Record summary
RNAcentral holds the sequence, with entries from Rfam and Ribocentre. The RNA shown here (c-di-GMP-I-GGC riboswitch aptamer) has 89 nucleotides and comes from Alteromonas confluentis.
RNA sequence: CAACAACAUGCCAAACCUGCCGUGAGGCAGGGACGGAAAGCCACGGGUCUUACUGAUCAACCGCCAGUAAGACAGCCGGGCUGCAGUGA
Repeated sequence: CAACAACAUGCCAAACCUGCCGUGAGGCAGGGACGGAAAGCCACGGGUCUUACUGAUCAACCGCCAGUAAGACAGCCGGGCUGCAGUGA
């Protein structure tokens, strides 16, 4: 510098279950492993989702749709920062 095929009593841990927190998306802890070579960190761009409000629709309500605001997801994609082991050059 390159790639992630193989290696490791190593690292992380999806779904699901239990407890706690949150209106919610979700988060934390324990169990559990579908996977992961940045599944370490950052909501910067896109995306998805939640809540509240407004508009539109409706006989009306709900929902769908559009917008605004506040949030969630870094294991959706891109971008930024940092980085271990082994392998190859």

About this RNA:
Model confidence (mean pLDDT): 81 of 100. Lineage of the source: Bacteria > Pseudomonadati > Gammaproteobacteria > Alteromonadaceae > Alteromonas.